[in-house]
Two RNAs folded together computationally: RNase P RNA and transfer RNA, 504 nucleotides in total. It holds a member of the Rfam family "Bacterial RNase P class A". Gene Ontology terms of the family: tRNA processing, dimeric ribonuclease P complex and ribonuclease P activity.

RNA sequence: UCAGAUGGCCGGAUGGCCGCUGGGGGCGAAAGCUCCUGGAGGAAAGUCCGGGCUCCACGGAGAUACGGUGCCGGAUAACGUCCGGCGGGGGCGACCCCAGGGAUAGCGCCACAGAGAAGAAACCGCCCGCCUUUGCAGCUCGCGCUGCUACGGCGCGGCAAGCCUGAAAAGGCCUGCUGCGGCGAAGCCCCGAAUAGGGGCGAAGACGAGCAAGGGUGAAACGGUGCGGUAAGAGCGCACCGCGCGCACGGCAACGGACGCGGCACGGCAAGCCCCACCGGGAGCAAGACCAAAUAGGGAUGGCGAAUGACCUGUUUCCGGGUCGUCAUCCGGGUAGGUCGCGCGAGGCGUUCGGCGACGAACGUCCCAGAGGAAUGGCCAUCUCCCGGGCAACCGGGAACAGAACCCGGCUUACAGGCCAUCUGACGCU
RNA sequence: GGGGGCGUAGCUCAGUUGGUUAGAGUGUCGGCCUGUCACGCCGAAGGUCGCGGGUUCGAGCCCCGUCGCUCCCG
Numbered sequence: 001u002c003a004g005a006u007g008g009c010c011g012g013a014u015g016g017c018c019g020c021u022g023g024g025g026g027c028g029a030a031a032g033c034u035c036c037u038g039g040a041g042g043a044a045a046g047u048c049c050g051g052g053c054u055c056c057a058c059g060g061a062g063a064u065a066c067g068g069u070g071c072c073g074g075a076u077a078a079c080g081u082c083c084g085g086c087g088g089g090g091g092c093g094a095c096c097c098c099a100g101g102g103a104u105a106g107c108g109c110c111a112c113a114g115a116g117a118a119g120a121a122a123c124c125g126c127c128c129g130c131c132u133u134u135g136c137a138g139c140u141c142g143c144g145c146u147g148c149u150a151c152g153g154c155g156c157g158g159c160a161a162g163c164c165u166g167a168a169a170a171g172g173c174c175u176g177c178u179g180c181g182g183c184g185a186a187g188c189c190c191c192g193a194a195u196a197g198g199g200g201c202g203a204a205g206a207c208g209a210g211c212a213a214g215g216g217u218g219a220a221a222c223g224g225u226g227c228g229g230u231a232a233g234a235g236c237g238c239a240c241c242g243c244g245c246g247c248a249c250g251g252c253a254a255c256g257g258a259c260g261c262g263g264c265a266c267g268g269c270a271a272g273c274c275c276c277a278c279c280g281g282g283a284g285c286a287a288g289a290c291c292a293a294a295u296a297g298g299g300a301u302g303g304c305g306a307a308u309g310a311c312c313u314g315u316u317u318c319c320g321g322g323u324c325g326u327c328a329u330c331c332g333g334g335u336a337g338g339u340c341g342c343g344c345g346a347g348g349c350g351u352u353c354g355g356c357g358a359c360g361a362a363c364g365u366c367c368c369a370g371a372g373g374a375a376u377g378g379c380c381a382u383c384u385c386c387c388g389g390g391c392a393a394c395c396g397g398g399a400a401c402a403g404a405a406c407c408c409g410g411c412u413u414a415c416a417g418g419c420c421a422u423c424u425g426a427c428g429c430u
Numbered sequence: 431g432g433g434g435g436c437g438u439a440g441c442u443c444a445g446u447u448g449g450u451u452a453g454a455g456u457g458u459c460g461g462c463c464u465g466u467c468a469c470g471c472c473g474a475a476g477g478u479c480g481c482g483g484g485u486u487c488g489a490g491c492c493c494c495g496u497c498g499c500u501c502c503c504g
Stems, first nucleotide, its partner, number of pairs: 001426010012383007020039008041401001045412002048410005053284004066280005071085005086100001087098004101275002106273002108269003123215002125211002128208002131205004135148005152183001154181007162173004187201005223241006242264001243262004247257001249256002288340004298331007309324006347366008384399006431503007440456004449487001458474005480496005
């Protein structure tokens, strides 16, 4: 100098003028006027988590269902947040990322390809055994080439038996027999007089058994590499690595791990069902509390009612009592409306101490929006920054994302531009 | 304040417990038919499955975050 990593901060400044609004003071009967003072954010957002607060339900505890969380330890009022560590992965590195419990509790899934896909399998291939064939003709000095056929495969078709799918029609698989077509027979050695015959090695094919090394398919093939071993092979044996189990030791723990044993058995998916552990009662400031009109209705007391009316009642009448009626006073519920809840708080800043850290403690200091369908704004000047033009002076345009409403701790998302600190890599110079 | 659903071609919608090529109708374009248009027939094009990340061998589908639309309750 360039390219990065991590953490933190700012996110227009100053002055003037005109407005809006909370609180306090003064004047005023009130309306209102005036003075002082305060007035958006790091996310006020999304409402994804966790709490405070309030009401409802509930004797306590537990369980089922449902939902959530998920390595270990810590922080915290609490958390799915944060810090430190462990394990895994990425980067040359600073550093970053991980829903990271359980797959021997059980169920389920693993398409296509492939012989075989989950208590594995044998297509090509390797090896062993047995059987069959290794013949004839033409060309050639010879090596060989071509053709025919044998044994036997292959393709197409027919018949028969069996099995599978399907309601059936039909389709598929396998076995046997058969028709047609096509493929197809290297070499060397020995016995022998032999171009006659026979034998051996080799070759080809079918069958039977062994193997899983190699090829091939796949995201994944039942440990990897090497040596030995074997007919060929194989954890069959050994060494190292991986894995599992045991276990000194270290660590609170996750975990690390000397050593020993096992000879590999235990594939993947739980952001499929599920199992295990832990957490969760419900609702939300339109929670909730208080004051309380007009009108209507409720209750209590008292007054009035020419005893007329209706009903109940003292056995009936007379005579009474009560209700229905009306008026007054009082009481209670409750609507509109008003007040509170409502900002001194898990509060901010600074210093010291404890802790690796998240954080905690002590001391000092500060009071910092709180409303009503909703104020926090506008203009001018100077400066700052960005964009465009211009050699320049300068000119023009613009000021990121976004705006409280019960509060707090987190997460996530949006954000022009700028600053600081620490660290890494490369290059250059000393 | 509280709760639910949806996003796939220009438009309206399918896509079954994850499986290889994501479909249908309609519209668009080209050809045929007709004197011409419409109808009809044939063919073709057209998809960041709203976006970003993760789980998985594999995601339109499962999970997380985010954006937009819409409905319900007080």